[in-house]
């Protein structure tokens, strides 16, 4: 990098550095010198994998390990369908885990 598969409505912030754009892409809408995005430290959330325990169809629990995550539903929409015209369903794309090449 590609493929397969599962999940994406819940949850979880302080400090330091730094100094301009950032939220994947496009549009909208937001965040940002009252310092965002980012990096580091500490803290936390969650429970995909591993481990352990209890059950054993399987599921539940714990949270030391490997990841992940801690503005906004994946911020909303992008293609299509239903429809009471305001909603809703499904997909694409993206993100993350696990496995494979």
């Nucleotide at each position: 990098u590609u493929c397969u598969u599962a999940u994406c409505a819940a949850g979880a912030g302080a400090g330091a550095c730094g100094g301009a754009g950032g939220g994947a892409c496009u549009g909208a809408c937001c965040c940002g010198a009252c310092g965002a995005u980012g990096u580091c430290u500490c803290g936390g959330c969650a429970a995909c994998c591993a481990a352990c325990g209890c059950u054993u169809a399987u599921g539940c629990g714990u949270a030391c390990g490997g990841u992940g995550c801690c503005a906004a539903u994946u911020u909303c929409a992008g293609a299509g369908g239903a429809u009471u015209c305001a909603u809703u369903c499904c997909g694409a794309a993206g993100a993350u885990g696990a496995g494979a090449a």